[in-house]
Molecule: small-subunit ribosomal RNA
Organism: bioreactor metagenome
């Protein structure tokens, strides 16, 4: 200024303004600023606190006062402090040391208190000295302390008044406990605020309430390696003393009193409501949250008080800490925060009394780390997001791959929506209740709107199996992983890492821990012959269970109520509140316990009285190694004497010690001693068990049987406790024959402290006394009832029947076999249960340490009996199963042995392997099942190895590119050892004469190459066990199962070949045949063969032979044995043919292949050379011999398979010979190897000698092959003339045309066998058999073995950790003893008017002492447990090679032996 209303506004007072519009309230406009934002200039060190100055702005009054400053007294009010009095401080917070206890839970109960509160009676009169604070003043650093003077009061004291209060208790009543109670004494008080009214107080009874204290009954830890504990103890009487009961105290009097239903002692611990797990019974816990208790530096004590023996209160010790003037003095976070230290490990020195609540107070109000909030922390729970819809070229990249290609994957990228959550803005609570009005720390927090934009938001752990989820790469028993078992040594799904998957998800894994699974302590809900587990056996206490029928009772059980089980929690339920859930808040129910009142009466129980069938007794019979004692007997032993009599005995597996000419031993007689008892005799019998055996006599004890009669539950079982207990053992006296630990000798042996042998002490026996233990075993506790059968033995008794008996028939009691049901893991029990059930006791709870150490009892002693940890393993164990072996067993085979021949080992030489050596001496093959093997031919090649000289797309295969050229081929020259390097010459397809195409060089690329490496990554092949006769499946049946049956068992056979029989029937792969060779015969043909006919010839096709046939035997049978026929007789002979498997057997060096490794200074290739051929030795395979069955020399004979064209090569010449010349014939029944095959036969000579044996060695000189013959070939001729005169231990090969001897031919191959392969000639001997070695096959048996006997496995000792015991000992703690000292403090006594000081007592703490008991730490010395590869033996498993165990004893490096007795596992 405007619009709306319309009279005031403003002042200390006056003026002024003002209806033309005052104030107010909206809206606008202008200015101001230690304003604000933006932009431009200057200035300026930055920042930060500080405004009652300093600046500004703006009003209003005023020109000096009605103002301001100061500073005193009083009053009033308020604030603050300090005292005086009253309440409170005893609550509420904190913590879990102690405590095993009325400490806590429950239910209960009484001799009691109780401030503040409620209810109710009565009452509040009238007096009196005093003292803090204040003021003055002393000591003291200080903390305080004291003196002097004065004061109030709801402090304090006196008097009166008082009752249903207290005390004393006259009399009654009453069996008492006790009641009624005269009468007397005795105790009270405070006021304050208001004008009042009234309020708020105080005293003194009652009575409630709350809240405390005391008692009791029942509950809830682990120990008996803690069995006795206890003197105020237990219980009285009486004093004291508490609010009150009471041994709470004290004095006297009894001597009780606890305790195996666990006292006392020791260890551990706060209880409880609850909480974690469980399906439940349980087992585990005691955080937060509630309730009770105890404690407050540590110990001790009291005071005030309604409550304390008091966390933030006094006294005293003590120990730590601080202050100090060195004289003293303070202190007590186990409140809230917060520092240190400890630990794996746990929070902010916040806010606020707004709200619940608590003290005080009439109130306002103060005061509160209680509490109400926030802060940190994924601690825990619970929601919600980290986007949603489309999108194939299935991009890009990782990986992976069979190179096709999969995966990651609609995932991404792209499009298109959305907006919890994020992030800024704006708005905003409820909690607050009171009439109203004030009041919010959380907090401008929850929510809520609004804007932006896919924006701000995945991670841990696993992937071999448990257990969802796999591959590639590095690594190579190394690194590493693990919960278990375990992985990991060149192809790791299990180490790393990557890809991919699997699971959970703001989490995820680990790690401790506690519960489940775990019926692994078993009430629910296990066992106990062998798996751990029945006491060695009886009696017998306590305790536990107990027959029929009846009545009562009402503990137990079983039912109704009634009270209780706080609240929270959990559980079912109905609501509310935070977006929803977790969570919170309300309401109702249920609630195993426990008290109490009542009701039933089957069952357990009690009482009473019965019964007879458990039990026991009496009468008669009876059988017996039942026990004690005494007495008697013969056999056999051994000893003395003595006869006969002479060299041996004796003892072994075999010897020896050892006795014997001093007369053994044998024999025969006498006498002596001890000690066991033949035959009977037995699966037999007695005993509680050990255990008992010649005969009789005594004594004795238990058992059955039968029929009556007595008693009437009198019984079963038994923790502890008695008692008995084989042998060895131990003591004292005896006794000693035999046997026999230890001991001595002898053997055996690597040794032999053993097994065997010779001798032998203790013992063995006998009285008495201990021990007290065994596989003291049926590895089976005890009583009772039940549950099919059969066969035996032993006792009794009846029946029946006899002259009497045997015999049959039943019962009964004892003792054994076989087996139904059942039941067991099975084996295996089965009326003598190890079925079924009831009742008592014992025992057990992976193996190992350990039946041990310590403690304790017992014992003379040995040593029993009770009885554990540390620590260590992942399995110990049981039963059956399939193999597998056994110094088990039956039965069976095979040159396995036996019977024979004839070798090997012993020479020399070939040859192979080792070793050695070498530049190399390429490499593989090593019991059998390598080793004349790969290799069926190493002078070069081969050749893989050496050396030295070369070459790199290559000596070989092959893609593409690009260059050059016609290529290929031939032929030369140069250098070299060669290979290879340079160099030249010659020739040319198609053709359109531009190009192309092969093809070669040259460069490059995809590539060649590897006798490198692994046979333990393989295929293929082979070897061996074996030509042995096994090996496997189908269906059924047997068993839980693994398996089993089939495929045992008896004949038989070469043979799972066949038969019979059979819960087993079939099948396959093996045997067998089916194939080839041979031997016999017909048949055809005939190049060859022959002079021809023919065939002992060839070739081809065929027949024969099947146990067909006869006869014994055999269960018919299969078979077999014998014969006949026959060329051949039982597969005719002989080869080929090798099941399932077995040795990780053998081979990447026939080949082929996975991975690895190498590939221009090669691990590829090529040449020359050398090597494989090297020689003190060792080893196997051959050869040739040692000679007369022989040798050498003549003479003359008979095979059969084979090979030949780069080839066999005749005849004939030539050479002593190899062998040359030389070429005839042949691609072969034609010719040649190849004349005669040797040996064998005839002749001769040698005459036993290192030779006429034997030929190696060596010299000389030739032959042949071949480029080449030195290293390094074969051959021939002539000299040479080694060893070696049959061969140790030991070990090979053959059964008949076989061994043995003999020659002969072939592959390789230029050339080179004494090897290989074949191939004929001569041509044997022996087999009673099946005890033995060796090796195989089935059956059964043992087992501790399963890598399977080359398994397995036991102690000593040496080394190196561990962890317990023990220990001269030293060290510390605990609790208790006894002493001695002794503070505060009630209580008590003495003095004193008092203050007050004094004394004894009791104590806490401290000191001494000697025992306990728990710990640490030791010198030594023992034993355990553990440790990839140490040492001695073999103890145990099989008959472990001496069957092996058990308890005892004695011996020994050890395992172990050896005696006595005892089990069978």
């Nucleotide at each position: 200024a405007a619009u709306u209303u319309g009279a005031a506004a403003a002042u200390u007072a006056u003026g002024a303004u003002u209806u033309u519009g005052a104030a107010a309230a909206u809206u606008g406009u202008u200015u101001c600023g230690g304003a604000u934002u933006u932009c431009g200039g200057a200035u300026u060190u930055u920042g930060a606190a500080a405004a009652u100055u300093c600046g500004g702005a703006u009003u209003u009054u005023c020109c000096c006062g009605u103002g301001c400053a100061g500073g005193g007294u009083g009053u009033a009010u308020g604030g603050u402090u300090a005292g005086c009095g009253g309440c409170g401080a005893a609550c509420g917070g904190g913590u879990u040391a102690g405590u095993a206890a009325c400490a806590c839970g429950u239910a209960g109960g009484u001799a009691u208190c109780u401030a503040c509160c409620a209810u109710u009676a009565a009452c509040u009169c009238g007096g009196g000295g005093a003292u803090a604070g204040c003021c003055c003043g002393u000591c003291g650093a200080a903390a305080g302390a004291c003196g002097g003077a004065a004061u109030a009061a709801u402090a304090c004291c006196c008097g009166a008044u008082g009752g249903u209060c207290c005390c004393u208790g006259a009399a009654g009543c009453g069996c008492a406990a006790g009641c009624u109670g005269a009468a007397g004494g005795g105790u009270a008080a405070a006021g304050g605020c208001g004008c009042a009214a009234g309020c708020c107080g105080g005293u003194u009874g009652a009575u409630g309430a709350u809240g405390a204290a005391c008692c009791u009954g029942c509950g809830g830890a682990c120990u008996a390696u803690c069995a006795g504990c206890u003197a105020g103890u237990u219980g009285g009487u009486g004093g004291g003393g508490u609010a009150a009961u009471g041994g709470c105290u004290c004095a006297c009097c009894a001597a009780g009193g606890c305790g195996a239903u666990g006292a006392c002692g020791g260890u551990u611990a706060g209880g409880g409501g609850g909480a974690g797990u469980g399906a439940g019974a349980g087992c585990u816990u005691g955080u937060u949250c509630c309730c009770c208790a105890a404690c407050a530096c540590u110990g001790g004590g009291a005071c005030u008080g309604c409550g304390a023996c008091a966390c933030g209160g006094c006294c005293c010790a003590g120990a730590c800490a601080c202050c100090u003037a060195c004289g003293g003095g303070u202190g007590g976070c186990a409140g809230c925060a917060g520092c240190c230290g400890a630990a794996a490990a746990u929070a902010u020195u916040g806010g606020a009394c707004a709200a619940u609540g608590g003290g005080c107070g009439a109130a306002a109000g103060c005061c509160u780390g209680a509490u109400c909030c926030a802060g940190c922390g994924a601690c825990a729970u619970u929601g919600c997001g980290u986007g949603g819809a489309g999108g194939a070229u299935g991009a890009a990249g990782a990986c992976g791959u069979u190179c096709g290609c999969g995966c990651c994957g609609u995932a991404a990228a792209c499009u298109c929506c959305u907006u919890u959550u994020a992030u800024a803005g704006g708005g905003a609570a409820a909690g607050a209740a009171g009439c109203a009005a004030u009041u919010g720390a959380c907090g401008g927090u929850a929510c809520u709107c609004u804007a932006u934009g896919a924006a701000u938001a995945a991670g841990c752990g696993g992937g071999g199996g448990c257990u969802a989820a796999u591959u590639c790469u590095g690594u190579g028993c190394c690194a590493g992983c693990a919960g278990c078992a375990g992985c990991g040594g060149u192809a790791a799904u299990a180490c790393a890492g990557a890809a991919c998957c699997c699971g959970c998800a703001a989490g995820c894994g680990u790690u401790a821990u506690c519960c489940g699974g775990a019926u692994u302590u078993a009430u629910u809900g296990g066992g106990c012959g062998u798996a751990a587990a029945g006491u060695g056996u009886u009696c017998g206490u306590a305790g536990g269970c107990u027959g029929u029928a009846u009545g009562g009772a009402a503990a137990g059980u079983c039912u109704g109520g009634u009270u209780u089980u706080a609240a929270a929690u959990a559980c079912c339920u109905c609501g509310g509140g935070c977006u929803c859930a977790a969570c919170c808040c309300g309401g109702g129910g249920g609630g195993u316990g426990a008290a109490c009142c009542g009701g039933a009466a089957a069952c357990u129980u009690c009482c009473a009285a019965a019964c007879u069938u458990g039990a026991a007794g009496a009468u008669g019979c009876u059988a017996g190694g039942g026990g004690c004692u005494a007495u008697c007997g013969g056999a056999a032993c051994g000893c003395a004497c003595g006869g006969u009599g002479u060299a041996g005995g004796g003892g072994u597996g075999a010897a020896a010690u050892c006795c014997g000419u001093u007369g053994a031993u044998a024999u025969c007689g006498u006498g002596c001693g001890g000690a066991a008892c033949a035959c009977c005799a037995a699966a037999a019998g007695c005993g509680a068990a050990g255990g008992c055996a010649g005969a009789u006599a005594g004594c004795u004890g238990g058992g059955g049987c039968a029929a009556u009669c007595u008693u009437g539950a009198c019984g079963c079982u038994g923790a502890g406790g008695a008692a008995c207990g084989a042998a060895a053992g131990c003591g004292u006296g005896g006794g000693g024959a035999g046997c026999a630990a230890a001991a001595a000798g002898g053997a055996u042996u690597a040794g032999a402290u053993a097994c065997c042998c010779u001798u032998g002490u203790a013992g063995u026996c006998c009285a008495c006394g201990c021990c007290c233990u065994a596989a003291a075993c049926a590895u089976u506790g005890g009583a009772c009832a039940c549950u099919g059968g059969u066969c035996g033995c032993u006792u009794g008794a009846a029946g029946u029947g006899u002259c009497g008996a045997c015999c049959c028939u039943u019962c009964a009691a004892g003792u054994g076999g076989c087996g139904a049901a059942g039941c067991u893991a099975a084996c295996g029990c089965g009326u003598u249960a190890a079925g079924u059930g009831u009742c008592c006791c014992g025992c057990c709870u992976g193996g190992g340490a350990a039946g041990u150490a310590c403690g304790g009892c017992c014992g003379c002693a040995a040593g029993g009996c009770u009885a554990a940890a540390a620590c260590u393993c992942a399995a110990a164990g049981g039963a059956a199963u399939a193999g597998a072996c056994g110094g088990g067993g039956g039965c069976u085979c095979a040159c396995a042995c036996a019977a024979g021949c004839g070798g090997u080992g012993g020479a020399u030489c070939a040859u192979g392997u080792g070793g050695c050596u070498u530049a190399a001496u390429u490499c593989g093959a090593c019991a059998a099942c390598a080793a004349a093997c790969g290799a069926g031919u190493a002078a070069c090649c081969u050749u893989a190895c050496c050396c030295a000289g070369u070459u790199u797309a290559g000596a070989c295969a092959u893609u593409c590119u690009a260059c050059u050229g016609a290529u290929c081929g031939u032929c030369c020259c140069g250098u070299g050892a060669a290979a290879g390097c340079g160099g030249g010459a010659u020739u040319u397809c198609c053709c359109a004469c531009a190009a192309g195409g092969a093809c070669a060089g040259u460069a490059g690329u995809u590539c060649a190459g590897g006798u490198g490496c692994u046979g333990c990554a393989u295929g293929g092949u082979u070897g061996u066990c074996g030509u042995c006769a096994g090996c496997a499946g189908g269906u059924g049946u047997c068993g839980u199962a693994a398996g089993a049956u089939g495929c045992a068992u008896a004949c038989u056979u070469a043979g799972a070949u066949g038969u019979c029989g059979u819960a087993a029937c079939c099948u396959g792969c093996g045997c067998a045949a089916c194939c080839c060779u041979u031997a016999u015969c017909u048949u055809a043909u005939g190049u060859u063969u022959u002079a021809c006919u023919u065939g002992u010839c060839a070739u081809a096709a065929g027949a024969a032979a099947c146990u067909g046939c006869c006869g014994g035997g055999g269960a018919c049978a299969a078979c077999u044995c014998g014969g006949a026929g026959g060329a051949a007789g039982g597969u005719g002979a002989g080869g080929a043919u090798g099941a399932c498997g077995c040795c990780a057997a053998a081979u990447c060096a026939g080949c082929a292949c996975g991975g690895c490794c190498u590939u221009u200074g090669a691990c590829a290739a090529c040449u020359g050379g050398g090597g494989c051929c090297g020689c003190a030795c060792a080893c196997g395979u051959g050869a040739u011999a040692c000679a007369a069955u022989g040798g050498c020399a003549g003479u003359u004979a008979c095979a059969g398979a084979g090979g030949g064209c780069a080839g066999c090569g005749a005849u004939g010449c030539c050479g002593c010979a190899a062998g040359g010349c030389g070429g005839a014939g042949c691609a072969a029944a034609u010719c040649c190897c190849a004349u005669c095959a040797a040996a064998a036969a005839c002749u001769g000579c040698c005459c036993u000698a290192g030779u006429u044996c034997g030929g190696a060695u060596u010299g000389a000189g030739g032959u042949c092959u071949g480029c080449a013959a030195c290293u390094c070939g074969a051959c021939c001729u002539c000299a040479u003339g080694a060893a070696g005169c049959c061969g140790g231990a030991a070990u090979c090969g053959c059964u008949a045309g076989u061994a043995a001897a003999c020659g002969u031919g072939a592959a390789u191959c230029a050339u080179g066998a004494c090897g290989u392969c074949a191939c004929g000639u001569u041509g044997a001997a022996u087999a009673u058999g099946u005890u033995c070695c060796u090796g195989a096959g089935c059956c059964u048996u043992g087992u501790a073995c399963u890598c399977a006997c080359c398994g397995c496995c036991c102690g000593u000792c040496a080394c190196g950790c561990c962890a317990a015991g023990c220990g001269a000992g030293u060290u510390g703690g605990g609790g208790a003893c006894a002493g001695c000292c002794g503070a505060a403090g009630c209580g008590c006594c003495c003095c004193g008017c008092g203050a007050g000081g004094g004394g004894a007592a009791c104590u806490a703490a401290g000191c001494u002492g000697g025992a306990u008991u728990c710990a640490a730490u030791a010198a030594g010395a023992g034993g355990g447990g553990c440790g990839a590869a140490g040492u001695c033996g073999u103890a145990a498993c099989a008959a472990g090679g001496c069957a092996c165990g058990g308890g005892u004893a004695g011996g020994g490096g050890a395992a172990c032996c050896u005696g006595c007795u005892c089990g069978u596992g």